[in-house]
RNA sequence: CAGGUCAGUCGGAUGAUUGCGGUCCGGGAAACCGACCGAGGAAAGUCCGCACUCCAUUGAGCAAGGUGCCGGGUAAUUCCCGGGACGAAGUAAUUUGCCGGAUCGGGCCACAGAAACAUACCGCCAGCGAUGAGCUGGUAAGGGUGAAACGGUGGUGUAAGAGACUACCGGCGUUCGCAGUAAUGCGACGGCCAGGCAACCCCCACCUGGAGCAAGGCCAAGCAGGGAUGAAGAACUUUGGUUCGAGGAGCUGCUCGCUCCUUCAUAAUUCCGGGUAGGCUGCACGAGCUGUCUGGUAACAGCCAGCCAAGAGAGAUAAUCAUCCGUCAGGAAACCGUCUUUCGGGAUACGAUUCUGGCGACAGAAUGCGGCUUAUAGAUUGGCCUGGGUG
Repeated sequence: CAGGUCAGUCGGAUGAUUGCGGUCCGGGAAACCGACCGAGGAAAGUCCGCACUCCAUUGAGCAAGGUGCCGGGUAAUUCCCGGGACGAAGUAAUUUGCCGGAUCGGGCCACAGAAACAUACCGCCAGCGAUGAGCUGGUAAGGGUGAAACGGUGGUGUAAGAGACUACCGGCGUUCGCAGUAAUGCGACGGCCAGGCAACCCCCACCUGGAGCAAGGCCAAGCAGGGAUGAAGAACUUUGGUUCGAGGAGCUGCUCGCUCCUUCAUAAUUCCGGGUAGGCUGCACGAGCUGUCUGGUAACAGCCAGCCAAGAGAGAUAAUCAUCCGUCAGGAAACCGUCUUUCGGGAUACGAUUCUGGCGACAGAAUGCGGCUUAUAGAUUGGCCUGGGUG
């Protein structure tokens, strides 16, 4: 210097004029004036987790659903950080897939193939036979089929073979030792050696009420204080009532339980029907933001200091102009840098100067916050890797 890779920052600025919304410690009787504030890193997706509100007083179990290597972080999570095992791509930096159990049980592995919880089609060997065709027996090392075929290579051995034996390797092990908080790693021992699929059912561990700001709360107004449904009482008693029972309603589905209503004909938070759709609030001080320091590999945590930064309601946060900034294209001149020189000067591709024009990404709050995922013109900072050059 070039390319690559990882992490971050910005993603327009300033002024003027006009326009819109909010706040108030300002002024004003009011209208209004003044000051200040006014879209994001993703506001998107609605995939997760919570806060908050109600059901509702308060639980248990079943069903249903979710997560799944280890340790840590967090209010919490399927998120983040660090570590581990098995893979894949790249020369590398780095990127990326995946993670309880197949020895509880069930189920599936099409076709091909002899055979896919198990074998003999070809082959090899032995015997009979005529050294034939063929038959009998042995074999699973070789070949074929397939996504996958009784672990791989070398040797011993054998009639021919074979973990039958052996050396090394691979896998496995409620085995033992060492290291580690652990997942795991290393070693020793053991011939134990058909598998795969659980994002098939299933088993194990842990977690989980439901609904959602159109949640909810208040005020005003208005209608129909409407209609329907329903059974069984008993005991005590100071005749007020209490207890038990019965019927119903509510709590995602079911059961229990709890609460509420009613009690010889009535009620309810049930069902049917009617009315209202107005106003205020919820509505932004937060698991908040910024910075130094301390602890930690990190995620993050803590102390201290400072700051307050939209709140619309059919939905504001804008429009125009000028200058600057960035970028692209074209032109000008030759002051400067640069190149060249016969040292008088010359050149203009590049930097700088100057003029003209184009462009400035993805994209718009709606209760809020923490994540994940997706989209993104361009500018810029740093770490690391590879290559080239120079000293």
The RNA shown here (Bacterial RNase P class A) has 391 nucleotides and comes from Bellilinea sp.
It matches the Rfam family "Bacterial RNase P class A". It is annotated as a ribozyme. Rfam links the family to the GO terms dimeric ribonuclease P complex, ribonuclease P activity and tRNA processing.
The coordinates come from a structure-prediction model, not an experiment, and the mean pLDDT is 78.
Taxonomically the source falls in Bellilinea (Bacteria, Bacillati, Anaerolineae, Anaerolineaceae).
It is recorded under the gene name rnpB.